[in-house]
RNA sequence: GGAGGGUAUAGCUUAGUGGUAGAGUGUAUGCCUACCAUGCAUGAGGUCCUGGGUUCAAUCCCCAGUACCCCCA
Numbered sequence: 001g002g003a004g005g006g007u008a009u010a011g012c013u014u015a016g017u018g019g020u021a022g023a024g025u026g027u028a029u030g031c032c033u034a035c036c037a038u039g040c041a042u043g044a045g046g047u048c049c050u051g052g053g054u055u056c057a058a059u060c061c062c063c064a065g066u067a068c069c070c071c072c073a
Base pairs, nucleotide, nucleotide: 001072002071004070005069006068007067008066011025012024013023014022019056027043028042029041030040031039049065050064051063052062053061
């Protein structure tokens, strides 16, 4: 450099399907304990990378961009 491919979702690791998003872990509170750890219960935490388009409706489909990874040179 490439009219080659892939990834982007909670603090971290990740699932998911055209009908307003879950899990594990972490974290907060409570219970338990003499205390801690473990365990149990509850909660908070997401503009689903950005901007457009299609659609009644987009995290999902299309286009462009950004970042990263791989491939070719």